[in-house]
RNA sequence: CGGGGACUGGCGCAAUUGGCAGCGUGCACGCUUCGGGUGCGUGAGGUUCCGGGUUCGAGUCCCGGGUCCCCGA
Repeated sequence: CGGGGACUGGCGCAAUUGGCAGCGUGCACGCUUCGGGUGCGUGAGGUUCCGGGUUCGAGUCCCGGGUCCCCGA
């Protein structure tokens, strides 16, 4: 320098043909226990990396940028 991939709650990951952003784990509270752990229930937590565009509607499509990984020179 060229090509490809990834970026979504604290962490690890989903999200169909563009149509209400979810799951696991963690956290808080409650039940259970003499107490803890386990188990069960409830709840909080997101500007989906950034900036634009298309669209009635974008995590998803298009353009530019950033960080990381891989391949090639």